Record summary:
This is a predicted structure of a 593-nucleotide part of an RNA (large-subunit ribosomal RNA, domain I) from a soil metagenome. The RNAcentral record of the full RNA draws on MGnify. Its mean pLDDT, the model's own confidence on a scale to 100, is 82. Rfam family: Bacterial large subunit ribosomal RNA. Rfam links the family to the GO terms ribosome and structural constituent of ribosome.

[in-house]
Context: one part of a larger RNA
RNA sequence: GGCACUCGGUGGAUGCCUUGGCACCGAUAGACGAUGAAGGACGUGGUAAGCUGCGAAAAGCUCCGUUUAGCUGCAAACAAGCAUUGAGACGGAGAUGUCCGAAUGGGGUAACCCGGCCGGGGUCAUGCCCGGUCAUCGCGCGCUGAAUACAUAGGCGCGCGAGGUGGACGCGGGGAACUGAAACAUCUUAGUACCCGCAGGAAAAGAAAACAACCGUGAUUCCCUGAGUAGCGGCGAGCGAACGGGGAAUAGCCUAAACCGGGUGGCACGUUAAAGCCUGACAGCGUUGUGCCACCGGUGUCGCGGGAAUCGACCGGCUUGGUGUCAGUCAAGCCAGGGAGUUACAAAUCGCAUGUGUAGGUGAAGGAUCUGGAACGGUCCGCUGGAAAGGGUGAUAGCCCCGUAACCGAAACGCAUGCGACUCCCGUCGAACCUCCCAAGUAGGGCGGGACACGUGGAAUCUUGCUUGAAUUCGCCAGGACCAUCUGGCAAGGCUAAAUACUAAUCGGUGACCGAUAGUGAACUAGUACCGUGAGGGAAAGGUGAAAAGUACCCCGGGAGGGGUGUGAAAUAGUACCUGAAACCGUGUGCCU
Numbered sequence: 001g002g003c004a005c006u007c008g009g010u011g012g013a014u015g016c017c018u019u020g021g022c023a024c025c026g027a028u029a030g031a032c033g034a035u036g037a038a039g040g041a042c043g044u045g046g047u048a049a050g051c052u053g054c055g056a057a058a059a060g061c062u063c064c065g066u067u068u069a070g071c072u073g074c075a076a077a078c079a080a081g082c083a084u085u086g087a088g089a090c091g092g093a094g095a096u097g098u099c100c101g102a103a104u105g106g107g108g109u110a111a112c113c114c115g116g117c118c119g120g121g122g123u124c125a126u127g128c129c130c131g132g133u134c135a136u137c138g139c140g141c142g143c144u145g146a147a148u149a150c151a152u153a154g155g156c157g158c159g160c161g162a163g164g165u166g167g168a169c170g171c172g173g174g175g176a177a178c179u180g181a182a183a184c185a186u187c188u189u190a191g192u193a194c195c196c197g198c199a200g201g202a203a204a205a206g207a208a209a210a211c212a213a214c215c216g217u218g219a220u221u222c223c224c225u226g227a228g229u230a231g232c233g234g235c236g237a238g239c240g241a242a243c244g245g246g247g248a249a250u251a252g253c254c255u256a257a258a259c260c261g262g263g264u265g266g267c268a269c270g271u272u273a274a275a276g277c278c279u280g281a282c283a284g285c286g287u288u289g290u291g292c293c294a295c296c297g298g299u300g301u302c303g304c305g306g307g308a309a310u311c312g313a314c315c316g317g318c319u320u321g322g323u324g325u326c327a328g329u330c331a332a333g334c335c336a337g338g339g340a341g342u343u344a345c346a347a348a349u350c351g352c353a354u355g356u357g358u359a360g361g362u363g364a365a366g367g368a369u370c371u372g373g374a375a376c377g378g379u380c381c382g383c384u385g386g387a388a389a390g391g392g393u394g395a396u397a398g399c400c401c402c403g404u405a406a407c408c409g410a411a412a413c414g415c416a417u418g419c420g421a422c423u424c425c426c427g428u429c430g431a432a433c434c435u436c437c438c439a440a441g442u443a444g445g446g447c448g449g450g451a452c453a454c455g456u457g458g459a460a461u462c463u464u465g466c467u468u469g470a471a472u473u474c475g476c477c478a479g480g481a482c483c484a485u486c487u488g489g490c491a492a493g494g495c496u497a498a499a500u501a502c503u504a505a506u507c508g509g510u511g512a513c514c515g516a517u518a519g520u521g522a523a524c525u526a527g528u529a530c531c532g533u534g535a536g537g538g539a540a541a542g543g544u545g546a547a548a549a550g551u552a553c554c555c556c557g558g559g560a561g562g563g564g565u566g567u568g569a570a571a572u573a574g575u576a577c578c579u580g581a582a583a584c585c586g587u588g589u590g591c592c593u
Stems, first nucleotide, its partner, number of pairs: 001592005007586003015578001016543002020514002022511007029503002031165002039100003042055003046078002050074002061094007070082003105114003115134007136162009169200001170198005180187001184234001210217002221248005231239002252495003255439001259298003263295007275288001276285002278328006303473001305438004310431005316335007337426005349421010360408003366381005382399002384388001390402003444468008454480001475490005530537002550577001553564004
């Protein structure tokens, strides 16, 4: 020096464990914000660095409810206190809530600086302190008011609203490239990623100018099928329907116009006694009038066309009004009767009941003995079960503890449903088709694009930047160029629940999901430490024991550390702590050289 074995050191693999994650399902909720959010800064404790909580009223204050003997967070100890006159904990409703931040009095290098006005405190007085208020934009109303007469712009005031944040889902405005085509340009990737705007609990769409095919269907949305079909396509790569069928869910409505108004406003005309004042007769009034426009109210809403206007029939009662009287007639209101309603078709609020959410409550049944540090194990004899889900307890517990099945519960606040209050609505039918209306820079055309599965194609349909430009029911659009016939429908205004999409958040549940190099980056002071000017990047790090019983005391040592003693079942479980592999470093013995 090597090899073998032994005993150690170092190291932290492995096993076991789990407070943390991951995925999915069900339910809830689907927003928060000028009443100042999200997110922060700085403070705040008797001692207080971090986290958590809270805000100068600062680990908290008040009220109401639940719970019960303890409590002063993680987190020990000391000090000092609180509490059956109910503390602490949990839930509901409030109060307080520095400074920054949309940040909004002005400024600003966020958490800072400097103001005006009103009120208050303090001072002889100023400085100083406290409370309130003062941004901008939009809409509405009112006042005021230039050039410029009316007017308008502008100014001022009041009221209402907005602004910002947030995970995915939604609609809209913009919109790539890598890639694929085995290169590449049309094409594809893809209307994807990304940017912007806007919104809701869903959004969007939606009550046929639709499909279909000579039969019929009857708003929209979503799923299955049709079907990788018909098609599109440097007919390459690829892209890719619809009709029809089966399901989920179902819901339909309101305007514009014609016509009417003894409604309001504006403009023009009208004063010679006419026009006009519901109709007729008599009396009376005197700019009340006529035309156009705008607004308001009534009417009206459709495709075997509808409506208006005209004519006819049947109209519940009462009151009032239309210059006076009588007759007629029209309108408004009330009552009766009927109907409907808060998601559209108008729109608020309250009460009661029931259910439900935000704290909770009741809740069955086991002992002995043996081993052991400990019984939840073994043995013996029992019991419960609408509860043998699960967890904890000194080893493996239905009957020890928490629970579980089942049942019960709210002062306060919220939600849902029902009923009531309440609110709203109520002429219908027929005839005739002569008159009037039925959404215009629209439909359509041309040029250039885009969307449609459809790349310009025979290219319909939808859309529109430029340019043109109709018709009104004897009409117009569509049925994939176009024409005829036939069939279906009625554009150019609007609203509309459900079935559908998503899950940051809350509660509950489940797992042939992980178990500390795994599972979230993060089981622990984690988006922390640390790195970077910055955008940004981004860790490592779990386990004594049943219980700290965490080794009083003695000895060596300056200490660190150790040897005894003691605790404990165990200390080779001693906080560098479960197990404790290997590499690596030693000790001892043997063999070889």